[in-house]
RNA sequence: GGAGUAAUCCAGACGAUCGCGGGAUCAUUUUUUGAUCCGGAGGAAAGUCCGAACACCAUAGGGCAGGGUGCUUCAUAACGUGAAGUCGUGGCAACACGAAGGAAAGUGCAACAGAAAGUAUACCGCCCGGUGAUUUCCCGGUUCGCCGGGAGUCACCGGGUAAGGGUGAAACGGUGCGGUAAGAGCGCACCAGUUCUCCGGGUGACCGGAGAAGCUUGGCAAACCCCACCUGGUGCAAGACCAAAUAGGGAAGCGUUCGAGGGUUGCCCGCCCGAGCUUCCGGGUAGGUCGCAAGAGGUGCCGAGCAAUCGGCAUCCUUAGAUGAAUGAUCGUUGCCCGGUUCAGGGUAACCGGUUCCGGGAACAGAAUUCGGCUUAUGGAUUGCUUCGGCC
Numbered sequence: 001g002g003a004g005u006a007a008u009c010c011a012g013a014c015g016a017u018c019g020c021g022g023g024a025u026c027a028u029u030u031u032u033u034g035a036u037c038c039g040g041a042g043g044a045a046a047g048u049c050c051g052a053a054c055a056c057c058a059u060a061g062g063g064c065a066g067g068g069u070g071c072u073u074c075a076u077a078a079c080g081u082g083a084a085g086u087c088g089u090g091g092c093a094a095c096a097c098g099a100a101g102g103a104a105a106g107u108g109c110a111a112c113a114g115a116a117a118g119u120a121u122a123c124c125g126c127c128c129g130g131u132g133a134u135u136u137c138c139c140g141g142u143u144c145g146c147c148g149g150g151a152g153u154c155a156c157c158g159g160g161u162a163a164g165g166g167u168g169a170a171a172c173g174g175u176g177c178g179g180u181a182a183g184a185g186c187g188c189a190c191c192a193g194u195u196c197u198c199c200g201g202g203u204g205a206c207c208g209g210a211g212a213a214g215c216u217u218g219g220c221a222a223a224c225c226c227c228a229c230c231u232g233g234u235g236c237a238a239g240a241c242c243a244a245a246u247a248g249g250g251a252a253g254c255g256u257u258c259g260a261g262g263g264u265u266g267c268c269c270g271c272c273c274g275a276g277c278u279u280c281c282g283g284g285u286a287g288g289u290c291g292c293a294a295g296a297g298g299u300g301c302c303g304a305g306c307a308a309u310c311g312g313c314a315u316c317c318u319u320a321g322a323u324g325a326a327u328g329a330u331c332g333u334u335g336c337c338c339g340g341u342u343c344a345g346g347g348u349a350a351c352c353g354g355u356u357c358c359g360g361g362a363a364c365a366g367a368a369u370u371c372g373g374c375u376u377a378u379g380g381a382u383u384g385c386u387u388c389g390g391c392c
Base pairs, nucleotide, nucleotide: 001388002387003386004385005384006383007382008381009380010379012334013333014332015331016330017329018328020040022038023037024036025035026034027033042364046375047374049373050372051371052370053369054235055234056233057232066231067230068229069228070227071085072084073083074082075081086100087098088097089096090095101226102225106224107223108220109219123165124164125161126160127159128158129157130156131155132154133153134152136151137150138149139148140147141146173191174190175189176188177187178186192216193215194213195212196211197210198209199208200207201206239290240289241288242287249281250280251279252278253277254276261273262272263271264270297316298315299314300313301312302311303310304309336361337360338359339358340357343354345352346351
């Protein structure tokens, strides 16, 4: 220097002007308006995928069904999350990834190819037996035409075999020797695996060692299933409170020719209409207030632990709380990154750190009850480690 791998950090800063929504104080007004001050998005606020808090509904207890999780130990309010490990897989390595219980409970599945996809089978081949053929070879006989027997070869039939070939993603342990008609864990040695026993290490998953048994049992459970553990439902549009007009509901009082009430000019009379009128109570709606911002909080130090995390002490408020939904825009100075350029410097060198000017760039994205995680999107910086190459 290249490539890789893991972790951590940042998400520009300051100022000016204008604007948006919130709070406090004051003034004005009581709908509001104005002034001053204070503070106003994120590492993911996102996806809404898990787990909780909280709220309401349901709920005696237990079981079944349904759903979820699935190596071990620990952490946590809880989790399907995290930490440290185990085993397996990938990588030269740093490291990464894994729904990682059970297939010798049962049921089931496996395209194409292949004999056969699991206790069954045999396409080619190999071997044995039988029948037939034989223009090959050998032996014997012969009336010299052939005949008989044996071997070999070919065809068919019956049987044995699973060594070899072939098919497939996958074919019933591997190598060798023995054995056999040919073969086969059929027997033996070694190797691999499985199960069991013992010893040692570890809290444990598991690891290491010794021995026994020819035991060799295939794959799939993100197929049904079995086993163990967990498990009510709905979500802040939860829910609580205040509460208008109009129209229903209930109660009481007054009233229907002994006329409530209304209209007609402010009042009275008169005239007209006339069966309802008044008060109270209660529920709901519009609307409003709360829930709703001090919390499984942040920061620092000390302690326990490999770590996740926990404990103690101090300190801070780090105060966004909108709801047709605020959190923005412009300008200036400056920092950062990239490209080009100027100047000298250090080093034997590979190269290194600085400096002048010009141009360009700065992502993903925005709260909506609140937390803990996961996942996804995304710009940059730093550090550790691995590996390859160059130079000294």